[in-house]
The RNA shown here (SAM riboswitch aptamer (S box leader)) has 106 nucleotides and comes from Eudoraea adriatica. The organism belongs to Eudoraea, within Bacteria.

RNA sequence: UUAUCAAGAAAGGUGGAGGGAAUAGACCCUUUGAAACCUUAGCAACCCUUUGUUUCAAACGCAAAGAAGGUGCUAAAUUCUAUCACAGUAAAAAUGUGACAGAUAA
Numbered sequence: 001u002u003a004u005c006a007a008g009a010a011a012g013g014u015g016g017a018g019g020g021a022a023u024a025g026a027c028c029c030u031u032u033g034a035a036a037c038c039u040u041a042g043c044a045a046c047c048c049u050u051u052g053u054u055u056c057a058a059a060c061g062c063a064a065a066g067a068a069g070g071u072g073c074u075a076a077a078u079u080c081u082a083u084c085a086c087a088g089u090a091a092a093a094a095u096g097u098g099a100c101a102g103a104u105a106a
Base pairs, nucleotide, nucleotide: 001106002105003104004103005102010040011039012038013037014036018029019028020027023082024081025080026079041074042073043072046070047069048066049065050064051063052062053061078101083099084098085097086096087095
């Protein structure tokens, strides 16, 4: 910088009190065992592999299938809200969309 983020997928061991990114609030998970680490299993399909399409030929792109490898992930929408812009309203509020922030990949 670009793309995606309401889908999907957990058991065991060590550990022993926190955790859900940061601040605040809400809500929730947790001694029926948090974080962290390890093992195994799984999910997904970003990279990737194969085939088709295109082409003089390739590459890119597009479509379909796949899962060996590199990452990632496996409570709840990125748990929800906040700040800004727009829509909304007579003005507000609710609400919606986008931005911002964050996560992951290339």